[in-house]
RNA sequence: GGCGCCAUAGCCAAGCGGUAAGGCAGAGGUCUGCAAAACCUUCAUUCCCCGGUUCGAUUCCGGGUGGCGCCU
Numbered sequence: 001g002g003c004g005c006c007a008u009a010g011c012c013a014a015g016c017g018g019u020a021a022g023g024c025a026g027a028g029g030u031c032u033g034c035a036a037a038a039c040c041u042u043c044a045u046u047c048c049c050c051g052g053u054u055c056g057a058u059u060c061c062g063g064g065u066g067g068c069g070c071c072u
Stems, first nucleotide, its partner, number of pairs: 001071007010024003018055001026042005048064005
């Protein structure tokens, strides 16, 4: 220098046009003599950033930023 993949909650991770599943952790509660376990509730509406397309974008397109890999 060329090419590809990835970026979603504190962490892991699904979704891939109609305002975001699940798990772990955290918080509150039920239960218990007290705990643990179990169960219930709760926890992202600037989904890395900026533009564009669209009635509507996490999702598509362009440009950035960061990470990983391959080639030279």
Molecule: transfer RNA
Organism: Clostridia bacterium